The RNA shown here (c-di-GMP-I riboswitch aptamer) has 79 nucleotides and comes from a soil metagenome. RNAcentral holds the sequence, with entries from MGnify. The prediction has a mean pLDDT of 90.
Order: sequence, then C1' cells, then structure tokens
RNA sequence: GACAAAGGCAAACCCGUCGCGAGGCGGGGACGCAAAGCCGCGGAACUCGGAUCCCAACCGAGUCAGCCGGGCUGCCGAA
Repeated sequence: GACAAAGGCAAACCCGUCGCGAGGCGGGGACGCAAAGCCGCGGAACUCGGAUCCCAACCGAGUCAGCCGGGCUGCCGAA
C1' cells in the first nucleotide's frame, strides 16, 4: 500500500461439542480484513465469585487479539 500478482484469513447465523458463564473448539457459511498471523504487556468491554440491606465503588479469578494501544514475525513490490 496499487482498478497489480499469487495466495491467505473468516463476521453474523446454523449444526455438533466443552464451559456456571463471558466464551472456546470442529463443520457449514462470508460481513469484512495488508497482518482479521502470533503474544493477555497496558487500557476498554464482558463473565463468575466475594463484599454490601441493595446498587455503585472495591477485591479475586476469568473471557476477549475481528475494541484500542503496544511487542514479535511475515507474502508481493507500483506510486
């Protein structure tokens, strides 16, 4: 980051499955993505538990990389 080339990934939803849950995995399926490859390091959001008369705040444990930031790696080579 191009009316380029070769490719890649896969949202929502559906089916199966695991999890208390957020959500994960497999199959189907494509909304999109120049890192939509990898990493829970910092935020945000979400879940569970504690606490509280209740709520918020607070504490603990999680989820999420296609929420933002950051780190590492990678295909091609026009302007």